RNA sequence: CUCUGCUCAGAGCAAACCCGCUGAAAAGCGGAGACGCAGAGCAACGGGACUAAAAAGCAGCUAUAAGCAGUUAGCUGCCAGC
Numbered sequence: 001c002u003c004u005g006c007u008c009a010g011a012g013c014a015a016a017c018c019c020g021c022u023g024a025a026a027a028g029c030g031g032a033g034a035c036g037c038a039g040a041g042c043a044a045c046g047g048g049a050c051u052a053a054a055a056a057g058c059a060g061c062u063a064u065a066a067g068c069a070g071u072u073a074g075c076u077g078c079c080a081g082c
Stems, first nucleotide, its partner, number of pairs: 012037002018031005035081001047082001048079001050077001056072003060068003
């Protein structure tokens, strides 16, 4: 490299988008749907990325009762298809 045959296998997971639910958000769950993945199986210990509520400070709008929005710092968390 060619030819023949046996066994295994002939399956699994599931992106984006859309719909519904939860959440402040990141995101998660379910349905539908397939970009892809030889582990795209598990794991939040470590690294890294994402989110930044309430309250507070600063500085505005509206107009006197409170509401709306920005910014500073700061939770809570979330992601291993990083």
A computed fold for an 82-nucleotide RNA from a Nitrospirota bacterium, annotated as c-di-GMP-I riboswitch aptamer. Rfam family: c-di-GMP-I riboswitch aptamer. Rfam links the family to the GO term cyclic-di-GMP binding. The prediction has a mean pLDDT of 76. Lineage of the source: Bacteria > Pseudomonadati > Nitrospirota.